[in-house]
RNA sequence: UUCUAUCUUCGGGGCAGGGUGCAAUUCCCGACCGACGGUAAGGGCUGUUUAAACAGCUCGAGUCCGUGACCCGCUUGGCAUACGCCUAGUGGUUGAUCCGGUGCAAGUCCGGAACCGACAGUUAAAGUCUGGAUGGGAGAAGAUACCA
Numbered sequence: 001u002u003c004u005a006u007c008u009u010c011g012g013g014g015c016a017g018g019g020u021g022c023a024a025u026u027c028c029c030g031a032c033c034g035a036c037g038g039u040a041a042g043g044g045c046u047g048u049u050u051a052a053a054c055a056g057c058u059c060g061a062g063u064c065c066g067u068g069a070c071c072c073g074c075u076u077g078g079c080a081u082a083c084g085c086c087u088a089g090u091g092g093u094u095g096a097u098c099c100g101g102u103g104c105a106a107g108u109c110c111g112g113a114a115c116c117g118a119c120a121g122u123u124a125a126a127g128u129c130u131g132g133a134u135g136g137g138a139g140a141a142g143a144u145a146c147c148a
Base pairs, nucleotide, nucleotide: 001148004145005144006143007142008141009140010139017029018028019027031128032127033117034116035067036066037065038064042059043058044057045056046055047054048053062115063114071092072091073090074089075088077086078085079084097113098112099111100110101109119131120130121129
C1' cells in the first nucleotide's frame, strides 16, 4: 500500500414579497433548492524555480455515465391458526439541456436562455408544508485482525 472480514462514526437542501379566494407556503406572479460515486481542459493553495514550467493538495455537472430513497414483484430464513409482520438478498419501475464562445478536443469551462423533481395527507391541485422518517440509504471517514 492493496485484498478480505468485523466494528465505530458520519451520511439532503429549498416559496422572501405579492394576487385571487371562505379557505392555497398546494392555484397565479414571483422566489428558492440541488443526495452519492465516476468523468472534467477550470478555480484556489503550497513547494521548487529569476521565470517559464513542473509537482503535490484541495474544490469543481440537478439535466453526461452509473447509484440511492419511494413504489411494484420474486426468493431465503424467522414469527403467526390466518390475514400478515420481520430479516437477508434479488429483479423491475422512476425526471430534466440547448444555443453561442474558446479550443485539437467541452455533456463538465465561460456567457445566455431553458428544463426537471417519489408516495400519502391537506378548509383547493405541493420539488419547497405535514407524515412514514429518532427510519432506510448510495456512499464517506476511521479503527482492529488476517494474508501477500

The prediction has a mean pLDDT of 79. This is a predicted structure of a 148-nucleotide RNA (FMN riboswitch aptamer (RFN element)) from Lentibacillus saliphilus. The organism belongs to Lentibacillus, within Bacteria. The sequence was found by an Rfam model in a public genome assembly. Its Rfam family is "FMN riboswitch aptamer (RFN element)". Rfam links the family to the GO term FMN binding.